[in-house]
RNA sequence: ACAAUGAAGAGUUUGAUCCUGGCUCAGGAUGAACGCUAGCGGCAGGCUUAACACAUGCAAGUCGAGGGGCAGCGGGAUGUAGCAAUACAUUGCCGGCGACCGGCGGAUGGGUGCGUAACGCGUAUGCAACCUACCUUAUACAGGGGAAUAACCUUUCGAAAGGGAGACUAACACCCCAUAGUAUUGAUUUAAGGCAUCUUAGAUUAAUUAAAUAUUUAUAGGUAUAAGAUGGGCAUGCGUAUGAUUAGCUAGUUGGUAAGGUAACGGCUUACCAAGGCGACGAUCAUUAGGGGUUCUGAGAGGAAGGUCCCCCACACUGGUACUGAGACACGGACCAGACUCCUACGGGAGGCAGCAGUGAGGAAUAUUGGUCAAUGGGCGCAAGCCUGAACCAGCCAUGCCGCGUGCAGGAAGACGGCCUUAUGGGUUGUAAACUGCUUUUACAUAAGACUAACCGUAUAUUUGCGAAUAUACCUGAAUGUAUUAUGAGAAUAAGGAUCGGCUAACUCCGUGCCAGCAGCCGCGGUAAUACGGAGGAUCCGAGCGUUAUCCGGAUUUAUUGGGUUUAAAGGGUGCGUAGGCUGACUGAUAAGUCAGCGGUGAAAAGCAUAGGCUUAACCUAUGUCUUGCCGUUGAUACUGUCAGACUAGAAUAUAAAUGGAGUAGGCGGAAUGAAUCAUGUAGAGGUGACAUUCAUAGAUAUGAUUUAGAACACCGUUCGCGAAGGCGGCUUACUAAGAUAUAAUUGACGCUGAUGCACGAAAGCGUGGGUAUCGAACAGGAUUAGAUACCCUGGUAGUCCACGCUGUAAACUAUGAUAACUCGUUGUCGGCGAUAGAAUGUCGGUGACCAAGCGAAAGCGAUAAGUUAUCCACCUGGGGAGUACGAUCGCAAGGUUGAAACUCAAAGGAAUUGACGGGGGCCCGCACAAGCGGAGGAGCAUGUGGUUUAAUUCGAUGAUACGCGAGGAACCUUACCUAGACUUGAACGUAACAGUAAUAAUGUAGAAAUAUAUUAGCUAGCAAUAGACUGUUACGAGGUGCUGCAUGGUUGUCGUCAGCUCGUGCCGUGAGGUGUCAGGUUAAGUCCUAUAACGAGCGCAACCCUUACACUUAGUUGCCAGCAUGUUAUGGUGGGGACUCUAAGUGGACUGCCUGCGUAAGCAGAGAGGAAGGUGGGGAUGACGUCAAAUCAGCACGGCCCUUACGUCUAGGGCGACACACGUGCUACAAUGGUAGGUACAGAGGGCAGCUACACAGCGAUGUGAUGCCAAUCUCAAAAGCCUAUCUCAGUUCGGAUCGGAGUCUGCAACCCGACUCCGUGAAGUUGGAUUCGCUAGUAAUCGCAGAUCAGCCAUGCUGCGGUGAAUACGUUCCCGGGCCUUGUACACACCGCCCGUCAAGCCAUGGAAGCUGGGGGUGCCUGAAGUUCGUGACCGCAAGGAGCGACCUAGGGCAAAACUAGUAACUAGGGCUAAGUCGUAACAAGGUAGCCGUACCGGAAGGUGUGGCUGGAAUACCUCCUUU
Repeated sequence: ACAAUGAAGAGUUUGAUCCUGGCUCAGGAUGAACGCUAGCGGCAGGCUUAACACAUGCAAGUCGAGGGGCAGCGGGAUGUAGCAAUACAUUGCCGGCGACCGGCGGAUGGGUGCGUAACGCGUAUGCAACCUACCUUAUACAGGGGAAUAACCUUUCGAAAGGGAGACUAACACCCCAUAGUAUUGAUUUAAGGCAUCUUAGAUUAAUUAAAUAUUUAUAGGUAUAAGAUGGGCAUGCGUAUGAUUAGCUAGUUGGUAAGGUAACGGCUUACCAAGGCGACGAUCAUUAGGGGUUCUGAGAGGAAGGUCCCCCACACUGGUACUGAGACACGGACCAGACUCCUACGGGAGGCAGCAGUGAGGAAUAUUGGUCAAUGGGCGCAAGCCUGAACCAGCCAUGCCGCGUGCAGGAAGACGGCCUUAUGGGUUGUAAACUGCUUUUACAUAAGACUAACCGUAUAUUUGCGAAUAUACCUGAAUGUAUUAUGAGAAUAAGGAUCGGCUAACUCCGUGCCAGCAGCCGCGGUAAUACGGAGGAUCCGAGCGUUAUCCGGAUUUAUUGGGUUUAAAGGGUGCGUAGGCUGACUGAUAAGUCAGCGGUGAAAAGCAUAGGCUUAACCUAUGUCUUGCCGUUGAUACUGUCAGACUAGAAUAUAAAUGGAGUAGGCGGAAUGAAUCAUGUAGAGGUGACAUUCAUAGAUAUGAUUUAGAACACCGUUCGCGAAGGCGGCUUACUAAGAUAUAAUUGACGCUGAUGCACGAAAGCGUGGGUAUCGAACAGGAUUAGAUACCCUGGUAGUCCACGCUGUAAACUAUGAUAACUCGUUGUCGGCGAUAGAAUGUCGGUGACCAAGCGAAAGCGAUAAGUUAUCCACCUGGGGAGUACGAUCGCAAGGUUGAAACUCAAAGGAAUUGACGGGGGCCCGCACAAGCGGAGGAGCAUGUGGUUUAAUUCGAUGAUACGCGAGGAACCUUACCUAGACUUGAACGUAACAGUAAUAAUGUAGAAAUAUAUUAGCUAGCAAUAGACUGUUACGAGGUGCUGCAUGGUUGUCGUCAGCUCGUGCCGUGAGGUGUCAGGUUAAGUCCUAUAACGAGCGCAACCCUUACACUUAGUUGCCAGCAUGUUAUGGUGGGGACUCUAAGUGGACUGCCUGCGUAAGCAGAGAGGAAGGUGGGGAUGACGUCAAAUCAGCACGGCCCUUACGUCUAGGGCGACACACGUGCUACAAUGGUAGGUACAGAGGGCAGCUACACAGCGAUGUGAUGCCAAUCUCAAAAGCCUAUCUCAGUUCGGAUCGGAGUCUGCAACCCGACUCCGUGAAGUUGGAUUCGCUAGUAAUCGCAGAUCAGCCAUGCUGCGGUGAAUACGUUCCCGGGCCUUGUACACACCGCCCGUCAAGCCAUGGAAGCUGGGGGUGCCUGAAGUUCGUGACCGCAAGGAGCGACCUAGGGCAAAACUAGUAACUAGGGCUAAGUCGUAACAAGGUAGCCGUACCGGAAGGUGUGGCUGGAAUACCUCCUUU
C1' cells in the first nucleotide's frame, strides 16, 4: 500500500506465590411484573397463565336489471263518512320490499397455536401424472318440448323448536329431444421429437356430451372448445429437537400382476403372487415442540428466542362423517356420538367468543360492552347503493423508544437554619436562598382554524365508428373545532429514585452492641461499624429510578475459529482384529470433491448506505445494497477421489549363523524345614523390651544315624535378559513361538489405527477331586494397656501346592495409548555384524545415567520426549452426594460392567516458597545431664497465696515469666474495704467579684469525732485613698484507687547476654522468594580465615565505661609512723616526717606480643618462658529484629464509657492480722565439726543533729539518769564465726526452743482487737525427713556476723549491700530440659496445646427401597357399534330416470381382559447432606508413634485390624509399650 472498523476485565482457595478450576460481578435485551415517584407530546405495544367457562350486543350478505308475488312502509286511484282537514275500506297501479324460489358470495377477511418431529416448514427442482369460479384473448353456438315445486291458501300435531296433509303456481330452478367439433373415448396410419411409460402435429373411422333468458334495444347474461393469468394439488434432493438407563421395528408391511378409486400419480383400496422393506450414517419407542422471514446477544463463528408485522401449516367445545360447490371434509353450514350449560307444559328441544367489545375464573400480570364506513380493501349489484368489530380513528396503561420542559442572568454580610469540628474560631450546604433584572417553551384562558377528497354521481362542454375518454361546476370528513397559528397574564403550572467497605463513581456524625439487621460475591454486626438504622453531605441516572425473573455476553467454562489428559479432572490392564478413518513414489484417463465465469432463484417488510417527509428525533417514504444459500450451465485439472499401467525406499517372505530366567509337557537333583525310629546325654528349653502361655524327668532342648513328606530353588544376581501385558530364575529332554543381525534373493503398498467383537489377564475368592512340609486370615491362649476385638509371643483352620472349570479386578504404574518422520552432545551396558595387535575407531537393534535447544504452573522431560509434526483410537469438564441409586447385562456366589438425580458447599486441587513442628537425621552449646557439696519436701514458727468465713476480711499479680510479688515498714493515719454520723462549688489550687477585719491563739458548751456555737486576746506598708495577707460568700474551672492493660503512652518480665535479625546494589527465579547469612575450618560469638554471583553496609557480638588484682608518678589531712625527739600505767597523744600502709587523681601494664609444634590462613596446643595478672584475668553496667492481644488505667499520663446531695468529700470505730484445711518462700532445729561458761583477736561497707552517743552512775535486763565528742578518713554506732581454757558424754539431753503464765522497758493521742524488747517461770513438735525436687564450677558452694533503706515504734527470719573463714567435683555428651545452625517430611500457618476420621445421640432437609393404594397417556385381543360413503338388493313409489326401504364392509364411541410404560402417595426401612462449643475412641498428616496406599478375603462398638499379591505417591540407617483436649 491492499484489506479491515472489530475483540478491555475484576473479586474470591494461600502466611505469601504460580497454576488448574469453579462460583460471582460490571454490558446489552424484554409482550414483562413489583416498590417509590410522576409535567407534556409524538410513535409503537398491550392474557406469555385456563385451546378454562361464557350473560348481552354486533362481526356475511347482496341482487326486484332472474321469478311468483305483496306481510309491513310511502304514493296514486276508487268507495264510504265528512264543508274540509281527516278517518275507514278496497285496489300490486307505482316507489319499493319482509318471507319464499333462483344466482353469486358465506372456502376471503379476522382469531388461536391444541395437535404435529412430519415433505409440516425452509430451499431447490419436477409433474410426459393434475384441477382452476370470477377476469382476459380467440373461435363457434343458443332450435323445440315437458313435468314439477316453494311461497301464498286451507287444515292439522306440538308448550316450544319444529313439522305433517291437501290444493294452486312461476322462473336464468329441473328434465327430454335436436344440432356440434380444434371436445372426450376407442381403433388404424404418417412424420417429428423426447425422458422409460410416451409426447406433439396430421390423416381415416366409430361412439358420446351443450345452452337461458332479462329489459329502458343497447347491452348484460348463457353454452362448448382452445389459450393466458391467478390460485391450488402431488412427487423428489438437501436442511430442520433431546434421550441408547429406548436395539431391534414392520403383514398392506416391501415389491409385482389385475381391478377399483381420484382432478391426478401411488398399497390410496381390494384380490392373487413373491418375501421383502427400515436400522448403529440411530430404525422403533419415549419426552418436548407449530415452521420460516426475522428478533436479542456476540468481534465473529456461534448461542438463545419465534410476541407485534409478513409467508406457510394446523385447529374452531371433544371425536367421527360426508353433503353442496370451481374450491371445504367448511370458526359465526349439515349429520351422528360424548362432556358441559340453558329452556321445558317432562313429552321434548336449544347452544358452541381460539371474531370485536365485555364477564367470571386462573394469575405477579395485560385495555372500551366507544365512533365511522370519510379514506384503503372486500362481497353483491348495470348503478345508486347495501353490508363490512377487515380497516380507519378515538379511550385506558410511563409498557417501551424518541423529543420538550420544570427557568435564565446578576447577587458574599459567603446571611439564618442544618451538619461536622482541633469549638471566642473554622469547614460545608453555597450563588444555593433572600434580593434585582429578563424570558414565556409547556400548562391555562380567548380567538382563528386545516391537509387527509381522489373517485362515484348529476349537469354542461369537447373528442370518438362503438365501448368510452377528457375538462369545468356541484356534492362527500368518523377522527375534529383536533393538529396548527395568534393574543393575554404570570416564575408563574411541573423532581424524584437508587447508591456511597472492595469489585464500583461517591464519607462523616449519632444510635445499636453477633442484638436488630445487611448481603450479587468476598463478607459486615460481640461498645469507638465509611458495610445495620437515622441524619448531614456526596455520587449516578433523571419523568423516571431501583428490585425481581429470563436470554446472550464476559465463559477459550464443550474450545470449527479456540482447550486438555506424568503429578491439577482425564490413556482403555494387554493384544488380535471387523466396520470406519487415514495411507509411499511415477505415468495416463476421468472430472465426483475443489476453483473460476455466466444464468435462474434467494417474496415483501426488517438490517445497512444515500436522499427525502413530519419544527428535530423516534417514526415513515424512495433508491441502492445485502440476503454469505440452492439449482443450472461453460470452463480449469495442481491437490483429494475413481479407473488403468508400471516402481521398490513401507510391509511381508526366503536363506545363514547366533541369542534369551519366552511358553507347554515329562524326567532328575542337592541344601533347608517338619515328622518318625534308634542312640548319646541331663535339666532345663523356647520366647521377649521384660514376662507368660507352650515343650520337658513318661527324658525335652542339644548331638549323631537311618527313613519319609511336601513346598521352594541360596550363591551366580545385576538401574542384567526375555515376553503384548499379567509375568518368567536348580539341571535336563521333546514340542511351540519370538525379536534382533547379515545377505538384498522373492512379492510389489499387500500399510497404520481400530468403535462393536474375540482372546489373554497378579493376588484374593468360588466349584469338583487330590495334596498338605512351611507359612498362615478366622479362632484360642499369654502378654501390653485405662481399655487392646491390635501391634509382641505360643498354637492354629480355610488358604498357600496340583488337575480341570469359573471370576475379570489391582498404585494391572513409566500414574506417560499405538504408529511414522525430524531435531546438539557426553558416558556405561546386552545381542549381532564388521575390524583387529589380548587395541582404538565403526554399524544395526535393545537397556541405563547426565545434559544443549525446546517444552512445562513448577517439579521436571529432554532421540526410550512431557521437543517439532502427521494419522487413528480412548478419556476429561468444580468439590461432595457417588462409582452410589434405579434399570439393563455378565457371574454359582462374592461381585463386575454400564451409570444418574435431588440436595449441599465456595471452594476442592497441583507444584513450589517461607516458617513452625516431628516419639526424622547430622553438628554444637548451657549447672541441661553426669561427678560432687549443701538444701527443699517431714517438725515448730515467720511470711505470701488459694480456699473458707465475714458487715468488711479493699485491689492487683496465677505454668516456666504469680505466691518474703506491687508493699523499701497496715495499731490511728496509710486505706482504696465495712458500719455509723456528716457536707454538696464541695477536702486542695487558680482567676474574678462582693463582704469582713484580722490571720491566729486560748478557754468554755454539745458531740465518738467531724462539726456547730459562745467568750476573750489579736495586723503590716502608706498622711490618706488604697495595696498586701487572711477568712467567708458567689461565679467559672471540681472530684472519682469507678470500668476497659483486648482502645493506648510510658515502664517491666520472659525467650536470652541466646547469636542472631536485616538492608542497598548486583545476580538467579514467571512469582512468593533465594543468594549474601551457604560450604570447609575456627571461635564464647554471623568471632575470624579460606573458598565463593556476590560486593558492601546496619542493629546485635566484641571493644570503648565502672570496679577489683600489680606497679609508678603526683599530693599528704582527719589517714600513716620507718628513722629523730618528747610524753603517758597505756594510746601517732605531741613535735616532726612522706619512707611504708592507706587515701584519690593520672599513667603504665596483657597484645597469642615471644618460643616450639600443627595448620594455606584464621587459629589451636604446651601446668612453655617472662609476668602481679595469659589467652574475654574476676565482677558489674550494657538486653538486636521480634514473641507471649504477657503485666500494669491502683505509681504516673491518656481516648472512650459511667457517677455528680454521690461511685465525690470529712469523721469515729472496725477490717486488711479471721482459720477445719492446701501450696510456695524462708527462719530455727533435731546436736559433740556441738551446747554452755569464762578469757581473747581480726573486717569491710555504710549511717548519724527531733540524730549517733563515748564515759560515769542506777537496774539481773530491756532501759533510765547525768554527761562529753561529732554535721564526721577526726566523734560514734561496732562484729561474729575463730583461738585458749573449763564443763556436758549421746539422753528428747546443759540439744531444741514453740506455746503459755507472771512481772516489766520503750515508742507513740492511743499497744484490747493488733507492736517490739527484757527478766523469771513453763519446756511442745522435732533424733536428718516418701515419691519427687532446688541451688552451685572458686574466693564459688557452705558457714559467720555487720550495715542500710523504709521507719515514732515495729511484727525484718524479708530485701539490698559488706566483709570474715573457706571446700569437693566435672570420665564425658548416650539420655532428660532449653537453645543455635544445616538438612529432611508435612494434609500444620490461631502454626502439634496444630490438623483430623468413624460409630453413637439430637434437630432439619432432599433421596432410594417397600406390603399396597390412587391416577395418566399409548398399544394389543375380544364383544358391541351411531351417522355416513361405497357396494348389493329393491315385491313399495315413479311413465321413466331414479328413489324410499332392507342388507353387507369399514369406523368414532362404549364395554370386557391381560400385560407393559409413566406419575403420585404409604406403615416400615436404608444410606446421604447440613447443624459454635454432646458421647466413645485416636485411624490419617512427622518414621503420626505398627510407613502409608491399591485389589481381594475374613473379623471387629467405631475409626479399623490381620492374611495374600502389588505400588512408592515412604522416612531413616539401632534401643520396650501406651495416653486425650485447648
Description
A computed fold for a 1526-nucleotide RNA from a Bacteroidales bacterium, annotated as small-subunit ribosomal RNA. Taxonomically the source falls in Bacteroidales (Bacteria, Pseudomonadati, Bacteroidota, Bacteroidia). Rfam family: Bacterial small subunit ribosomal RNA. RNAcentral holds the sequence, with entries from ENA and SILVA.